[in-house]
Model confidence (mean pLDDT): 81 of 100. A computed fold for an 87-nucleotide RNA from Candidatus Sabulitectum sp., annotated as c-di-GMP-I riboswitch aptamer. The source organism's lineage runs through Bacteria, Pseudomonadati, Candidatus Fermentibacterota and Candidatus Sabulitectum. The model forms 91% of the base pairs in the Rfam consensus. Rfam family: c-di-GMP-I riboswitch aptamer. Its family is annotated with cyclic-di-GMP binding in the Gene Ontology. The sequence was found by an Rfam model in a public genome assembly.
């Protein structure tokens, strides 16, 4: 320097839920809290998947559909960066 791995050690992140806040909503932010994670760091302007619908259009006007936009990286593939111990 590169690659692989997690027996152990050190470190890191933080699900559900609760409190406060933002949003029409999915969801996100802060604090608490730990289900788990060897990238559960980052990227949705790479591909797929799932979720949302205030405004717009159609409509049988309760609903439903369309277009458009949004959300999830802890959904997957992929890209990219990286700590400690061991080999």
């Nucleotide at each position: 320097c590169g690659u692989u791995g997690u027996u152990a050690a050190a470190c890191g992140c933080a699900a559900a839920c609760c409190g406060g806040g933002a949003g029409a909503g999915a969801u996100c932010c802060c604090g608490g809290g730990a289900c788990g994670c060897a990238a559960a760091g980052c990227c949705u302007a790479c591909g797929g998947a799932u979720c949302c619908u205030a405004a717009c259009c159609c409509u049988u006007c309760a609903a439903g559909g369309g277009a458009a936009g949004g959300a999830u990286g802890g959904c997957c593939g992929g890209g990219u960066u990286a700590c400690c111990u061991g080999a």